[in-house]
A computed fold for a 117-nucleotide RNA from Comamonas sp. JNW, annotated as Glycine riboswitch aptamer. Its mean pLDDT, the model's own confidence on a scale to 100, is 77.

This record gives sequence, structure tokens and C1' cells, in this order.
RNA sequence: UCGCGGCAGUCAGGAGAGAGUCGCCCCCGUUGGUUCCCAACGCGCAGCGCGGCCGCCGAAGGCGCAGGCUACUGCAGAUGCAGCUGCUGAACGCUCAGGCAAAAGGACUGGCGCCCG
Repeated sequence: UCGCGGCAGUCAGGAGAGAGUCGCCCCCGUUGGUUCCCAACGCGCAGCGCGGCCGCCGAAGGCGCAGGCUACUGCAGAUGCAGCUGCUGAACGCUCAGGCAAAAGGACUGGCGCCCG
């Protein structure tokens, strides 16, 4: 210097799915009352309050299989086939966790920085 790899680093980009529904509470408006409080009403609530219920998403993480690699065994005797051990294990699947306006998060990609060989 180059290629590859690594990072709780930094910057940028980065999808999907109900601003669901009900109840309580707080606040606001109107009306009434025994008026520093109470009650009723509301196409209020876009309140980053609490709880219940249903629907949904997959790209933090997690889990599962496929697949890949691998030692051994058997068959075959070019490449292989089967069994089995271990490793790895997806953007596929699950939906525990998480998420379903914005914000935040976000696999992954690129730039920069640092490290290892």
C1' cells in the first nucleotide's frame, strides 16, 4: 500500500403493521345546582395516564428447521450415494420479546475512524 475480517465506535440511508375499541382517571367546553365543589351532556381527548379486549407486523434480541462444512462407517470404485458425529446456521419459519401517527428503535448498506492478520 492492497484484499479480507473485526468493532456495544461515529455519520448518513433504512421496511412492515389499527392515530383500533371499551372502561376509568385527568383536562377542556356548555348547562344546572345546595357553588373554591357536585351532576349531566360532548362526533372534545392528536392526554408521551392506567387497565381490559380484538386485529396485525417482522429488520433489536431470541427460538426452530432447511442448507453448508466436517471426522468416522458402509456401498461403489472419476465426480459420488447412504448412515452418523461435531460445527455453522439464512433476509425461510415461529411470534416469546419487541413493534403497529410522529419521535425513539431498527436487520442491513455505505463513508470515516480504530484494531487484528